[in-house]
Predicted 3D model of a 473-nucleotide part of an RNA (small-subunit ribosomal RNA, 5' domain) from Maritalea myrionectae DSM 19524.
The sequence was found in a public genome assembly.
It matches the Rfam family "Bacterial small subunit ribosomal RNA".
The prediction has a mean pLDDT of 88.

Context: one part of a larger RNA
RNA sequence: GAACGAACGCUGGCGGCAGGCUUAACACAUGCAAGUCGAGCGCUCACUUCGGUGGGAGCGGCAGACGGGUGAGUAACGCGUGGGAACAUACCUAGUAGUACGGAAUAACGUUUGGAAACGAACGCUAAUACCGUAUACGCCCUUAGGGGGAAAGAUUUAUCGCUAUUAGAUUGGCCCGCGUUGGAUUAGUUUGUUGGUGGGGUAAUGGCCUACCAAGACUACGAUCUAUAGCUGGUCUGAGAGGAUGAUCAGCCACACUGGGACUGAGACACGGCCCAGACUCCUACGGGAGGCAGCAGUGGGGAAUAUUGGACAAUGGGGGCAACCCUGAUCCAGCCAUGCCGCGUGAGUGAUGAAGGCCUUAGGGUUGUAAAGCUCUUUCGCUAGGGAAGAUAAUGACGGUACCUAGUAAAGAAGCCCCGGCUAACUUCGUGCCAGCAGCCGCGGUAAUACGAAGGGGGCUAGCGUUGUUC
Numbered sequence: 001g002a003a004c005g006a007a008c009g010c011u012g013g014c015g016g017c018a019g020g021c022u023u024a025a026c027a028c029a030u031g032c033a034a035g036u037c038g039a040g041c042g043c044u045c046a047c048u049u050c051g052g053u054g055g056g057a058g059c060g061g062c063a064g065a066c067g068g069g070u071g072a073g074u075a076a077c078g079c080g081u082g083g084g085a086a087c088a089u090a091c092c093u094a095g096u097a098g099u100a101c102g103g104a105a106u107a108a109c110g111u112u113u114g115g116a117a118a119c120g121a122a123c124g125c126u127a128a129u130a131c132c133g134u135a136u137a138c139g140c141c142c143u144u145a146g147g148g149g150g151a152a153a154g155a156u157u158u159a160u161c162g163c164u165a166u167u168a169g170a171u172u173g174g175c176c177c178g179c180g181u182u183g184g185a186u187u188a189g190u191u192u193g194u195u196g197g198u199g200g201g202g203u204a205a206u207g208g209c210c211u212a213c214c215a216a217g218a219c220u221a222c223g224a225u226c227u228a229u230a231g232c233u234g235g236u237c238u239g240a241g242a243g244g245a246u247g248a249u250c251a252g253c254c255a256c257a258c259u260g261g262g263a264c265u266g267a268g269a270c271a272c273g274g275c276c277c278a279g280a281c282u283c284c285u286a287c288g289g290g291a292g293g294c295a296g297c298a299g300u301g302g303g304g305a306a307u308a309u310u311g312g313a314c315a316a317u318g319g320g321g322g323c324a325a326c327c328c329u330g331a332u333c334c335a336g337c338c339a340u341g342c343c344g345c346g347u348g349a350g351u352g353a354u355g356a357a358g359g360c361c362u363u364a365g366g367g368u369u370g371u372a373a374a375g376c377u378c379u380u381u382c383g384c385u386a387g388g389g390a391a392g393a394u395a396a397u398g399a400c401g402g403u404a405c406c407u408a409g410u411a412a413a414g415a416a417g418c419c420c421c422g423g424c425u426a427a428c429u430u431c432g433u434g435c436c437a438g439c440a441g442c443c444g445c446g447g448u449a450a451u452a453c454g455a456a457g458g459g460g461g462c463u464a465g466c467g468u469u470g471u472u473c
Base pairs, nucleotide, nucleotide: 001473002472003471004470006469007468008467009466010465013345014344015343016342017341018340019338020337021303026301027300028299030298031297032296035062036061037060040059041058043056044055045054046053047052069256070255071254078181079180080179081178082177083176084175087173088172092169093168094167095166096165097164098163099162100134101133102132103131109124110123111122112121113120114119140149141148142147154161155160182228183227184226189219190218191217194216195215196214197213198212199211200210201209231253232252233251234250235246236245237244238243258279259278260277261276262275281292282291283290284289309335311334312333313332317331318329319328320327321326348378349377350376351375358369359368360367361366382414383410384409385408386407387406388405392400417462418461419460420459421458422443423442424441428457429456430455431454432453438445439444
């Protein structure tokens, strides 16, 4: 000098764009953040112009694996980059072939009943795009090549929407490898499923991934193991560059969801707002037993130098469901707060000497503040008041918002501070103080004329900011 997710002190007019718990991955009151489908199904309630319309819980389907948050863990094929073969992929696209005949249940509901509640139990009844069987099989799978195995679901407003099998694509993901990826040797040896092989199991798939047997290997001074620290990257800051530091916002990947473990469902999870078990904590309880998980958006307490509203809307973009109408969406778009940053604008312009008054200094003559003020002549950016008023949206639909913007009016009217002035370093005098009070980044000032302390006048610098502190180069 530059930079910052900054903080603190003094000060503070406006706008645009951005940013806003870096600390306790501490604990959380309250509300909202994931639903939707009656064109899959039965039941039921209300209204009814008897045509229908609307609602409710339940079975069923799809979606809750996305989106959103955080960085605890992780020194690792986690990430980055470049390759690879033994894989899966709901929804989507294209192709081929089908969509036949039957059956048994069950929730809801009813009756009885347990419990304080959460939630159940028994019996009975019923439907389906829920479940099961048979048939069929171009292609599909297995095969000893003879053969064997395997599917489907209907709905409707008659336009369609679906279902099954399979092939290909697209997309997404799983896996393997080369190279790169912090410090410590005051960590030198580490390892027994360990290293390799065979058979088997398991997986969508390769593989000690697991298991039985066999062999005795494998890594390591080019740093194994241990330990400390840390999410990684595109990037960001600085620098002429090389490099150094860093990883907020935005984007990609990974990991986590009170702590630890586990699987279920599913195309996909070992699942933030699903389930089970254990633990800590909080809450309810009739003491028998139950409920919960903000590292989602707001918000609260706590910690801290320090970081915002318990706001509006689905109008746009996107996502889920639905044929659609539409519903949901704290994603998102907006608004609110904060000089936190960057950028822009303003706080007036011209004229005005008797160089007014006042202040300060003085050699008492004067000098300076200073064209500065007043006065005169103008202007109205911003602000304020009133009127008009978008684009963003398509035929319709605008939260933002009567916003941006335009026009008229208003009156210089409402809008300047902060730091410094011994040298480094731009900028000097007077008074007060008297090694005191104090200053200070370094050198150093202060003990009676202090340009260094405090105040005033004057001056210098930056400016809605200015200084200080912290950190990086």